[in-house]
Context: one part of a larger RNA
RNA sequence: CUAUGGUUAAGGAACUCGGCAAAAUGCCCCCGUAACUUCGGGAGAAGGGGGGCCACGCCUGGUGAUGGGAUUUACUUCCUGAGCUGGGGGUGGCCGCAGAGACCAGCGAGAAGCGACUGUUUACUAAAAACACAGGUCCGUGCGAAGCCGUAAGGCGAUGUAUACGGACUGACGCCUGCCCGGUGCUGGAACGUUAAGGGGACCGGUUAGUCAUGAUUCGUCGUGGCGAAGCUGAGAACUUAAGCGCCAGUAAACGGCGGUGGUAACUAUAACCAUCCUAAGGUAGCGAAAUUCCUUGUCGGGUAAGUUCCGACCUGCACGAAUGGCGUAACGACUUCUCGACUGUCUCAACCAUAGGCCCG
Numbered sequence: 001c002u003a004u005g006g007u008u009a010a011g012g013a014a015c016u017c018g019g020c021a022a023a024a025u026g027c028c029c030c031c032g033u034a035a036c037u038u039c040g041g042g043a044g045a046a047g048g049g050g051g052g053c054c055a056c057g058c059c060u061g062g063u064g065a066u067g068g069g070a071u072u073u074a075c076u077u078c079c080u081g082a083g084c085u086g087g088g089g090g091u092g093g094c095c096g097c098a099g100a101g102a103c104c105a106g107c108g109a110g111a112a113g114c115g116a117c118u119g120u121u122u123a124c125u126a127a128a129a130a131c132a133c134a135g136g137u138c139c140g141u142g143c144g145a146a147g148c149c150g151u152a153a154g155g156c157g158a159u160g161u162a163u164a165c166g167g168a169c170u171g172a173c174g175c176c177u178g179c180c181c182g183g184u185g186c187u188g189g190a191a192c193g194u195u196a197a198g199g200g201g202a203c204c205g206g207u208u209a210g211u212c213a214u215g216a217u218u219c220g221u222c223g224u225g226g227c228g229a230a231g232c233u234g235a236g237a238a239c240u241u242a243a244g245c246g247c248c249a250g251u252a253a254a255c256g257g258c259g260g261u262g263g264u265a266a267c268u269a270u271a272a273c274c275a276u277c278c279u280a281a282g283g284u285a286g287c288g289a290a291a292u293u294c295c296u297u298g299u300c301g302g303g304u305a306a307g308u309u310c311c312g313a314c315c316u317g318c319a320c321g322a323a324u325g326g327c328g329u330a331a332c333g334a335c336u337u338c339u340c341g342a343c344u345g346u347c348u349c350a351a352c353c354a355u356a357g358g359c360c361c362g
Base pairs, nucleotide, nucleotide: 001357002356003355004354005353006352007351008350010348011347014346019343027051028050029049030048031047036041038172052094053093054092055091056090058088059087060086061085062084063083067079068078069077070076071074095099107341108340109339110338111337112336113335114333115332119131120130135170136169137168138167139166140165141164147156148155149154173328174327175326176325178258179257180256183255184254185251186250187249188248189247192246193245194244198240199239204234205233206232207231210227211226212225213224214223215222216221259277260276261275262274263273286320287317298314299313300312301311302310
């Protein structure tokens, strides 16, 4: 010096991002116990008192020696209650600083946020407010179910049958869940428009047996040009034709969205009110400087001698808001924040001791 323990005057969180760490609490019995509450809880709330050993007597439980009685003489039954032993409270006394004497062994209270709760999670830096959850809602599925795995056979679903199963969102409980279907999606409709392959073949083209014209000819034919049957073949219009899309409706606990400007009251200020533009509709209830508020340490109040945090209000919501749920909420939480008590070497401010290691000297 490092590590691990121990003790400490006075003060007692002044330390620090933060009481991190340490200290303190701790067991049993008795008394006593608030707000709030879903009446179960909260609660071991909080806060107090007692606790060892010895003697004496008392109450009570177990066992049951001894002695006695009865008769149905039996491994019978009734009474007595010595001794040993368990528990309880009482009185008096004894010792120590200390009696749950060591080890072991809840700190408590008030307030707020989030999540209802028990649970689950990043094996090896995150345990949480994240996930799950019971409960709620919507959508699909009539059974060879939907959905899922597989090329298929087949299987799961399920030896189940809509009080079932699958998918999505929300997340106990209480009070509730407003307006918008214009866009996107989904569902329904099938009249009209558009629309593929396929069907259909009008019409046109290629090829040429033949034939016509013409030139040459050794009269056998040959060359060039026109027309061109059948067959084969190329291209192909009208017409016919599904879903889809267009179109018409419905649907927001589907994805989502939920305005601006100007003026106005007999102090001022403000605007219940009026006007106007735009929209599918212009944010309802509740909450609000919030896990959301930039300006911002907003303003006021509380707590402190002093408070960018905290609590209660206000509303000017940069940019809350109703199952991407809104607002409350008892209980619960190794969650986050603020305060108080107790307690302490966290600190003022450091000291000493022990053990282990390092380092220096020898």
Molecule: large-subunit ribosomal RNA, domain IV
Organism: Kitasatospora mediocidica KCTC 9733